[in-house]
Overview
This is a predicted structure of a 72-nucleotide RNA (transfer RNA) from Conidiobolus sp. Rfam family: tRNA. Rfam links the family to the GO term triplet codon-amino acid adaptor activity. About the family: Transfer RNA (tRNA) molecules are approximately 80 nucleotides in length.

RNA sequence: GAGGAAUUAGCUUAAUAGGAAGAGCAUAUACCUUACAAGUAUACGGAGGUUGUUCAAAUCAACCAUUUCUCA
Numbered sequence: 001g002a003g004g005a006a007u008u009a010g011c012u013u014a015a016u017a018g019g020a021a022g023a024g025c026a027u028a029u030a031c032c033u034u035a036c037a038a039g040u041a042u043a044c045g046g047a048g049g050u051u052g053u054u055c056a057a058a059u060c061a062a063c064c065a066u067u068u069c070u071c072a
Base pairs, nucleotide, nucleotide: 001071002070003069004068005067006066007065010025011024012023013022019055027043028042029041030040031039048064049063050062051061052060
């Protein structure tokens, strides 16, 4: 320099051919226990950025950023 892949909650990730953003772990609170752990319930917290297409975008398009792989 050329091409491909990926980016969703603190971490690991699901959601597909556009139509209401979910789960596990972690964290907080309550219950339980003499106490801790385990368990149960509830809560908290999210689409890498900008622009565009569309009635409607995590999903489609362009550019940018970061990570990674291949080639030179």

The coordinates come from a structure-prediction model, not an experiment, and the mean pLDDT is 80.